[in-house]
Predicted 3D model of a 72-nucleotide RNA (transfer RNA) from a Bacteroidales bacterium. Its Rfam family is "tRNA". The family's RNA type in Rfam is transfer RNA. Taxonomically the source falls in Bacteroidales (Bacteria, Pseudomonadati, Bacteroidota, Bacteroidia). Model confidence (mean pLDDT): 83 of 100.

RNA sequence: CGGGGUGUAGCGCAGAGGUAGCGUACUUCGUUCGGGACGAAGUGGUCGUUGGUUCGAAUCCAAUCACCCCGA
Numbered sequence: 001c002g003g004g005g006u007g008u009a010g011c012g013c014a015g016a017g018g019u020a021g022c023g024u025a026c027u028u029c030g031u032u033c034g035g036g037a038c039g040a041a042g043u044g045g046u047c048g049u050u051g052g053u054u055c056g057a058a059u060c061c062a063a064u065c066a067c068c069c070c071g072a
Stems, first nucleotide, its partner, number of pairs: 001071007010024004018055001026042005048064005
């Protein structure tokens, strides 16, 4: 320098155009003498960033940033 991949909740991941979900963690409650385990409820994200397309974008397009892989 060229090509490719990944980026979504504290962590691990899904989401294939219609105002984002699962597990775990966290908070509260129940159960227990207490803890753990188990059960119930709840909190937490403007989807790496900036533009574009569209009535509508995490999703399509372009650029860019970080990390990883391949080539030179």